[in-house]
Molecule: SAM riboswitch aptamer (S box leader)
RNA sequence: UGUUCAUCAAGACCGGUUGAGGGAUAGGCCCGACGACGCCGGGGCAACCACGCAAGUUUAUGAAAGUAAAUUGCGUAUGGUGCCAAGUCCUGCGGUAGCAACCCGGCGUAAGCCAGGAGUGCAAACCGGAAGAUGAGCA
Numbered sequence: 001u002g003u004u005c006a007u008c009a010a011g012a013c014c015g016g017u018u019g020a021g022g023g024a025u026a027g028g029c030c031c032g033a034c035g036a037c038g039c040c041g042g043g044g045c046a047a048c049c050a051c052g053c054a055a056g057u058u059u060a061u062g063a064a065a066g067u068a069a070a071u072u073g074c075g076u077a078u079g080g081u082g083c084c085a086a087g088u089c090c091u092g093c094g095g096u097a098g099c100a101a102c103c104c105g106g107c108g109u110a111a112g113c114c115a116g117g118a119g120u121g122c123a124a125a126c127c128g129g130a131a132g133a134u135g136a137g138c139a
Stems, first nucleotide, its partner, number of pairs: 001139008013042005021031003025092004043084003048080002050076005056071006088131001093128004098122003103117002105114003
């Protein structure tokens, strides 16, 4: 770097240093000289890997007892990572539903109303996708 699988609405901040950008990308919206981002130190969160325990099942092996692996549940935080503004901050592509204004149409003297039509816009609506992040495996 590519690829496969899993997860992404929860959770967790202080000090030092630096000095203007940062939140991947585009738009939006935020954070930031009351010092962000980054880096260093300490602290914390979580539990992917790991480790421990338990149970059933399956598979392998075995004559059997058994052993090993997979799976599930619970626990631990000494180890390998990760994370500690905002849902991955929101949206972006597709589908479904909704709201808004404008235009057309119908009804009405009018104010206005309406099973309708076309395009536009909006949103932390729902479902899926893309992209991204993290872990584990493979190349």